The RNA shown here (SAM riboswitch aptamer (S box leader)) has 110 nucleotides.
The coordinates come from a structure-prediction model, not an experiment, and the mean pLDDT is 80.
It matches the Rfam family "SAM riboswitch aptamer (S box leader)". About the family: The SAM riboswitch is found upstream of a number of genes which code for proteins involved in methionine or cysteine biosynthesis in Gram-positive bacteria.

RNA sequence: UUCUUAUCCAGAGAGAUGGAGGGACUGACCCUGUGAAAUCUCGGCAACCAGCGAAAGCCCGGUGCCAACUUCAGAGUCAAUCACACUAUUGUGAUUGACAAAGAUGAGAA
Repeated sequence: UUCUUAUCCAGAGAGAUGGAGGGACUGACCCUGUGAAAUCUCGGCAACCAGCGAAAGCCCGGUGCCAACUUCAGAGUCAAUCACACUAUUGUGAUUGACAAAGAUGAGAA
């Protein structure tokens, strides 16, 4: 990096260095000199794996995480409702829902 699979409305921040960006992408909307990213120290959370345990759980190990539901919407498919057009079948648009897609994290594989 690719593939498979599970989960994603829960939870958890201070200090030092740094000095303008950050929230994956696009749009929106936010965060940010009352200090962004990044790095370090300490602390915390408990999603997955491992361990212990009858269980609840523990947080000693391997990852992960600590603004906002994955911040919200987002190709596409299906369904419901409404509006318009059409003789009708049906078509178009809007809204909502489900799935999917995309992304993130773990575990396994190449």